[in-house]
Context: one part of a larger RNA
RNA sequence: AGCAUACGGAGGAUGCCUUGGUGCAGGUAGGCGAUGAAGGACGUGGCCAGCUGCGAUAAGCUUCGGGGAGUCGUUAAACAGACUUUGAUCCGAAGAUCUCCGAAUGGGGAAACCCAUCCCGAUAAAGUCGGGAUAUCUUCAUCUGAAUACAUAGGAUGAAGAGGCGAACCCAGGGAAGUGAACCAUCUCAGUACCUGGAGGAAAAGAAAGCAACCGCGAUUUCCUGAGUAGCGGCGAGCGAAACGGAAAUAGCCCAAACCACGUACAUGUAAUAGCUCGUGCGCGUUGUGUAUGUGGGGUCGAGGGACUUAACACGAUUUUGGCACGACAAAAUCAAAGAGUUACAAAAGGCAGUUUUAGCCGAAUACCCUGGAAAGGGUAACCACAGAGGGUGACAGUCCUGUAGGCGAAAAGAUUGCCUCUCUUCGUUAAGUUCCCAAGUACCACGAGACACGUGGAAUCUUGUGGGAAUUUAGGAGGACCAUCUCCUAAGGCUAAAUACUCACCUGCAACCGAUAGUGAACAAGUACCGUGAGGGAAAGGUGAAAAGCACCCCUGUUAGGGGAGUGAAAUAGUACCUGAAACCGUAUGCUU
Numbered sequence: 001a002g003c004a005u006a007c008g009g010a011g012g013a014u015g016c017c018u019u020g021g022u023g024c025a026g027g028u029a030g031g032c033g034a035u036g037a038a039g040g041a042c043g044u045g046g047c048c049a050g051c052u053g054c055g056a057u058a059a060g061c062u063u064c065g066g067g068g069a070g071u072c073g074u075u076a077a078a079c080a081g082a083c084u085u086u087g088a089u090c091c092g093a094a095g096a097u098c099u100c101c102g103a104a105u106g107g108g109g110a111a112a113c114c115c116a117u118c119c120c121g122a123u124a125a126a127g128u129c130g131g132g133a134u135a136u137c138u139u140c141a142u143c144u145g146a147a148u149a150c151a152u153a154g155g156a157u158g159a160a161g162a163g164g165c166g167a168a169c170c171c172a173g174g175g176a177a178g179u180g181a182a183c184c185a186u187c188u189c190a191g192u193a194c195c196u197g198g199a200g201g202a203a204a205a206g207a208a209a210g211c212a213a214c215c216g217c218g219a220u221u222u223c224c225u226g227a228g229u230a231g232c233g234g235c236g237a238g239c240g241a242a243a244c245g246g247a248a249a250u251a252g253c254c255c256a257a258a259c260c261a262c263g264u265a266c267a268u269g270u271a272a273u274a275g276c277u278c279g280u281g282c283g284c285g286u287u288g289u290g291u292a293u294g295u296g297g298g299g300u301c302g303a304g305g306g307a308c309u310u311a312a313c314a315c316g317a318u319u320u321u322g323g324c325a326c327g328a329c330a331a332a333a334u335c336a337a338a339g340a341g342u343u344a345c346a347a348a349a350g351g352c353a354g355u356u357u358u359a360g361c362c363g364a365a366u367a368c369c370c371u372g373g374a375a376a377g378g379g380u381a382a383c384c385a386c387a388g389a390g391g392g393u394g395a396c397a398g399u400c401c402u403g404u405a406g407g408c409g410a411a412a413a414g415a416u417u418g419c420c421u422c423u424c425u426u427c428g429u430u431a432a433g434u435u436c437c438c439a440a441g442u443a444c445c446a447c448g449a450g451a452c453a454c455g456u457g458g459a460a461u462c463u464u465g466u467g468g469g470a471a472u473u474u475a476g477g478a479g480g481a482c483c484a485u486c487u488c489c490u491a492a493g494g495c496u497a498a499a500u501a502c503u504c505a506c507c508u509g510c511a512a513c514c515g516a517u518a519g520u521g522a523a524c525a526a527g528u529a530c531c532g533u534g535a536g537g538g539a540a541a542g543g544u545g546a547a548a549a550g551c552a553c554c555c556c557u558g559u560u561a562g563g564g565g566a567g568u569g570a571a572a573u574a575g576u577a578c579c580u581g582a583a584a585c586c587g588u589a590u591g592c593u594u
Base pairs, nucleotide, nucleotide: 001593002592003591004590005589006588007587008586009585015579016543017542020514021513022511023510024509025508026507027506028505029503030502031165032164039101040100041099042055043054044053046079049075050074051073061095062094063093064092065091066090070083071082072081106115107114108113116134117133118132119131120130121129122128136162137161138160139159140158141157142156143155144154169200170198171197172196173195174194180187184234210217211216221248222247223246224245231239232238252495253494254493259297260296261295262294263293264292265291266290267289268288275284276283277328278327279326280325281324282323302473304438305437306436307435308433309432310431311430312429313428316335317334318333319332320331321330322329337426338425339424340423341422349421350420351419352418353417354416355415356414357413358412360408361407362406366381367380368379369378370377382399383398384388390402391401392400444468445467446466447465448464449463450462451461454480475490476489477488478487479486530537531536550578553565554564555563556562
């Protein structure tokens, strides 16, 4: 020195464990904010560094409810001092306080700081202290008010609203490239990523100028299917429908216009041959007529609808009005009757009741012996069960604890459902008619683009930058060029729940999900330490024991290091560098070989 065996050191694999994660399902909630948010800075405890809580009333204050014996959060024990059956701590609801920064909003600013003006109060007074107001934009109202006469711009004051944050989902305006095509340019990736604007608990869409095919359907949305079909495509790579059928969910409405009435402005017109509802008589004179505009009524459709005129039928009561009288007629108001309603179709508030959320409460049933440090294990004998889910307890517990099945519960605040009060509506049907209306720089056309599964193609359909530019029901659009026939529908205004999408967050539950190099980056003071000017990057780090019972006392020594005794404990080779404790690596002893 090598090999072997034994015993150690070092190291932290493995096994076991789980406070933490991951995924999913169901439900809730789907927002917070100038009444100052989200997020922070700084403070705040008797002693206080971090975390948590809170805000100069500062681990807290008040009220109401729950609860019932201890309590003064945690790392983290002790000390000091307190509170508490006159009900504390704790849990829930409502309220008070809530420094400074931050949309940050009096002005400024290198966030958490500096400096103001006006009014009120304190003070003898102050460059003092306290309270309040003072940002911008939009809309509305009022008062003012230039160049410039009227005016307008501008200004001031008041009221209301907005602003910022937030995970995904949604709509809209913009909009790539890597890539694929084995190159690459049309094409693809993809209307994706990303940027911007806006909204809601969903959004968007939506009541046919639709599909269909000679039969018919009847708003929209979503799913299955149709179907990788029909098609599109340097006919390459690739892209890729729709109708029908089956389901989920169902809900329909309001305007513009014609016409009537009234108001305003302008024009016209001037004594009656127009007008004041009709007839007769009396009377009136800024009446009347036209245009524009506003309000109310009317009206809303495709076997076209509506207006107007005429006719027929139908049409509760009362009162008032329409220049006067009588009759007719019309309108308005009130009541009755009938109907409807706050998610669209008009719209607001209150009361009562139920359900439910935010604390909680009740809740069955076992003993002995043995082993052991410890009984829940073994043995013997019982009991409960609408409860033998789970967790804990010194090893494996239906009957020890917590729970579970099953029941019960709210002073306060919220959600939701129903009823009532309440609110609203109630002249229609038919027939005829020459009359009037039915959404215009629109439809459509040409050129240039985009969207449609559809790349210009035979290219319909939808959108529109430029230029032209209709018709009004005997009309217009569509049925994939175009024309005819036929069929379907009625554009150029608007609203609309449900079925659908998502999950930052809360609750409950589950898992052939992980188990500390895994699972979140993070089971621990983790977005921490640390790195970077910054944007940003970003760790490592779990386990004594049932219980600290965490080794009194003695000894070695320079020693608060380390160790040897003693003691605790079932165990100390479980001693806080602590469960198990592999290997590499380093030793000691013995044997063999050289």